[in-house]
Molecule: c-di-AMP riboswitch aptamer (ydaO/yuaA leader)
Organism: Paractinoplanes bogorensis
Parts: sequence; structure tokens; C1' cells
RNA sequence: AGGGGACCGCCGCCUAAUCGUCUUUACGGACGAGCCGGGGAACCACGUACUUCCGGGGUGAAUCCGCAUUUGCGGUAGGGAUCACUUUCCGUCCCGAACCCGUCAGCUAACUCGGUCGGCGGCCGACGGAAGGAACA
Repeated sequence: AGGGGACCGCCGCCUAAUCGUCUUUACGGACGAGCCGGGGAACCACGUACUUCCGGGGUGAAUCCGCAUUUGCGGUAGGGAUCACUUUCCGUCCCGAACCCGUCAGCUAACUCGGUCGGCGGCCGACGGAAGGAACA
């Protein structure tokens, strides 16, 4: 000098997953706001009922197709990023999973029950292009 790793801090990205109050030496616990999800009338929709069966349903962008057959390859509905307030377009780069309920749930006002995890990148560099908005001056 270069490369790699760890801790703290700050900045940014995916996600609903953030902020605040009280208590505690702290961990932790309790609560509120914001955001997110489920159940739940009428109307509408579905619809003969029961059994069997390969039930049925939910969160999520994550669904479907073809070829293969050692769990792979190609595509795809759909989704994200592209640099620090934000929107759109072009180009580019990615994801296209996983889990849960337990025979039960259409929509759904009132009402009611829950969640607020986790995973990454960067270190002041402005790092693809174009057109707007907002804000500031």
C1' cells in the first nucleotide's frame, strides 16, 4: 500500500415491521400513536343437502407453462432497485420464496382478534440517461 474480518456509530435498501411514554442499573416488562393483517351483517355473489375424496382457506410480488428427471434448465403473471424529498419514462441489474390455519371462514358497516419480525448494502463517494413536481433561494 492492497485485501479480508469483527465491534460501535451514521447513512441507505427490501418488508406492515417505525416513533413515543412509563417502569428497570440494565436485560426485560407494560402501554400509546402510526402502519399492516384476520374474523365479522344487510345488499350482492355463490348455491339442493350430506358423505366420500385428491377437502378448504390465509399471509406474501412469489403464479403458471414447457423441457428434463436427482431435484435441474428456460420462460412467465407479478414484484424490487437504479443513491440520499418525490413522480414518470428509457436503459440496466435482480426477485419470482417460504410459511401458517386445521375440516372452518365469499363480500361485509358496527363490532372483534392479532402483528410491528427478519434480511442486506455503504462509509461522503453523488457514483446510467431524460422529463416533471415539491421545497429552498